[in-house]
Overview:
Model confidence (mean pLDDT): 81 of 100. This is a predicted structure of a 479-nucleotide part of an RNA (small-subunit ribosomal RNA, 3' major domain) from a metagenome. It matches the Rfam family "Bacterial small subunit ribosomal RNA". Rfam links the family to the GO terms structural constituent of ribosome and ribosome. The full RNA is in RNAcentral, with records from SILVA.
Context: one part of a larger RNA
RNA sequence: UGACGGGGGCCCGCACAAGCGGUGGAGCAUGUGGUUCAAUUCGACGCAACGCGAAGAACCUUACCUGGGCUCGAAAUGCUAUGGACAGUCUGUGAAAGCAGAUCUUCUCGCAAGAGACCGUAGUAUAGGUGCUGCAUGGCUGUCGUCAGCUCGUGUCGUGAGAUGUUGGGUUAAGUCCCGCAACGAGCGCAACCCUUGUCCUGUGUUGCCACUCCCGUAAGGGAAGCACUCUCAGGAGACCGCCAGCGAUAAGUUGGAGGAAGGUGGGGAUGAUGUCAAGUCAUCAUGGCCUUUAUGUCCAGGGCUACACACGUGCUACAAUGGACGGUACAAAGCGCUGCAAACCCGCGAGGGGGAGCCAAUCGCAAAAAAACCGUUCUCAGUUCGGAUCGCAGGCUGCAACUUGCCUGCGUGAAGCUGGAAUCGCUAGUAAUGGCGUAUCAGAACGAUGCCGUGAAUACGUUCCCGGGCCUUGUACA
Numbered sequence: 001u002g003a004c005g006g007g008g009g010c011c012c013g014c015a016c017a018a019g020c021g022g023u024g025g026a027g028c029a030u031g032u033g034g035u036u037c038a039a040u041u042c043g044a045c046g047c048a049a050c051g052c053g054a055a056g057a058a059c060c061u062u063a064c065c066u067g068g069g070c071u072c073g074a075a076a077u078g079c080u081a082u083g084g085a086c087a088g089u090c091u092g093u094g095a096a097a098g099c100a101g102a103u104c105u106u107c108u109c110g111c112a113a114g115a116g117a118c119c120g121u122a123g124u125a126u127a128g129g130u131g132c133u134g135c136a137u138g139g140c141u142g143u144c145g146u147c148a149g150c151u152c153g154u155g156u157c158g159u160g161a162g163a164u165g166u167u168g169g170g171u172u173a174a175g176u177c178c179c180g181c182a183a184c185g186a187g188c189g190c191a192a193c194c195c196u197u198g199u200c201c202u203g204u205g206u207u208g209c210c211a212c213u214c215c216c217g218u219a220a221g222g223g224a225a226g227c228a229c230u231c232u233c234a235g236g237a238g239a240c241c242g243c244c245a246g247c248g249a250u251a252a253g254u255u256g257g258a259g260g261a262a263g264g265u266g267g268g269g270a271u272g273a274u275g276u277c278a279a280g281u282c283a284u285c286a287u288g289g290c291c292u293u294u295a296u297g298u299c300c301a302g303g304g305c306u307a308c309a310c311a312c313g314u315g316c317u318a319c320a321a322u323g324g325a326c327g328g329u330a331c332a333a334a335g336c337g338c339u340g341c342a343a344a345c346c347c348g349c350g351a352g353g354g355g356g357a358g359c360c361a362a363u364c365g366c367a368a369a370a371a372a373a374c375c376g377u378u379c380u381c382a383g384u385u386c387g388g389a390u391c392g393c394a395g396g397c398u399g400c401a402a403c404u405u406g407c408c409u410g411c412g413u414g415a416a417g418c419u420g421g422a423a424u425c426g427c428u429a430g431u432a433a434u435g436g437c438g439u440a441u442c443a444g445a446a447c448g449a450u451g452c453c454g455u456g457a458a459u460a461c462g463u464u465c466c467c468g469g470g471c472c473u474u475g476u477a478c479a
Stems, first nucleotide, its partner, number of pairs: 001479002003476003007473007015463002019427005026317008034308002042053002064303007077125008088103006107116003128292002131290003137286002139281003142277001144275001149188006155164003168179003194269004199237005205231001208227002213224004240263001243257005319420001323379006335366003340359002345354003386417001391412007433455007
């Protein structure tokens, strides 16, 4: 100087407390361990691995296994020799890959010799490797942590390591700001600048809008006209403790009030200092070294990654009456669409099929009725009209192909489960909880992920305690 302390002081955080809802019990989905297997490819392991890499394993992917092939190789470059255009077509064999054979073809320049382009064969230098090492590395990432810290120049102090500044008194979300001070300044962080959302103004006016006016129409609605309103996307205004009062040291600031759409960082996002964990990744990529070269490369078929006495994590669905079933009625946002979205209409109980208008989309479509909500009817506390696992049958869709191993529909079947031990997680407001809608990946295949909107709470006395962190100080057989 650090680090540590079941030392001290001050302070903060859904850290505790106060609340609300979960997990842990059941069934299923998914990941992991273990076991099994020819193979169940590999990586990730406290927080910070385990719905993680994977925004999607039937083939492909695919790296694994079995079997069948190839060896200058599936792809790239150079050289030497040699043959020929290449491509295509056909036959045999085969699971395919491949192997064998046949047929067809003779490019450009040049009179020619020859040269060139392209392809094959042989040879060679090389290729190839998701082989090893993340403890040889780059790059990228996680974490402490959006925590308030981390440093430097000059000066001063100290023999020196170093100290000071950065400590102290206040204050803040903040090393934020004020005051003081052997320090004076500065840098990286904080904040602001950026995006979005909340109010208003101006401009804009189609594909958006429809108040006034006109036309058609009983009405709903349509057309014209219009840009008022909603909205679209551009530009601006607005919030700064600016105003008033109290407190404070006349400071920084803080408490209350006014005005205001918004008040003290308005809400949300992006943004992650010096460093820590030899943290993660050689399987995104790049790369040193090592290993391999008729195989650890490469092609193909099939299988596997989907196994199943079991254990754990993360979720979904429930156990019901704040509910289930049936009927009626209302209100979204944000997205996506040409190998695409697909309307009307018809068929089917349904999944779906036929159909093909319109739309490269503020125009048409997905899309419709958003669902929960609301209004009626019924069920009356039961393993039930709760719950839907499992299984049987019959179908639909995608796709060469649904046996291993997809998703969906109808009928039947109707398991466990009556609120979950010890323990443990999330959340402070348009949040939790709850309801639906979309998107990426994608032929097909979400209970996952990521967005969107609807309904919409309770509680916070407080900082003694648990956990993590910041500053000062103290002790130390630690470095």